The RNA shown here (c-di-GMP-I riboswitch aptamer) has 90 nucleotides and comes from Chryseomicrobium excrementi. It was read from a public genome assembly, where an Rfam model found it.

RNA sequence: UAAUGAAAAAGGCAAACUUGCUCGAAAGACAAGGACGCAAAGCCAUGAGCCUACCCAUUGGAAACAAUGUACGGUCGUCAGGUUGCCAUC
Numbered sequence: 001u002a003a004u005g006a007a008a009a010a011g012g013c014a015a016a017c018u019u020g021c022u023c024g025a026a027a028g029a030c031a032a033g034g035a036c037g038c039a040a041a042g043c044c045a046u047g048a049g050c051c052u053a054c055c056c057a058u059u060g061g062a063a064a065c066a067a068u069g070u071a072c073g074g075u076c077g078u079c080a081g082g083u084u085g086c087c088a089u090c
Base pairs, nucleotide, nucleotide: 003089004088005087012038013037017033018032019031020030022029023028036077042083043082044081046080047079048078049075050074051073056069057068058067059066060065
């Protein structure tokens, strides 16, 4: 340096759920509590998947509004890819 994560050691992160004079149209994010789990469950929206639909377009309607489509939104704890990293060695 690479590979591996069986057995250890020091640690790390934090699902669901709860709370919020928090942000957001929403999905969701953030903060506190809380641990389902995770060897990258550290970081990056580059490819794909999935979620939402403010705006916009079309349609219906007198209108209010509704339906459909659509990311410029989101998800790295969906998969891949990139990148950085602790310890150890069957």
The model forms 95% of the base pairs in the Rfam consensus. The coordinates come from a structure-prediction model, not an experiment, and the mean pLDDT is 90.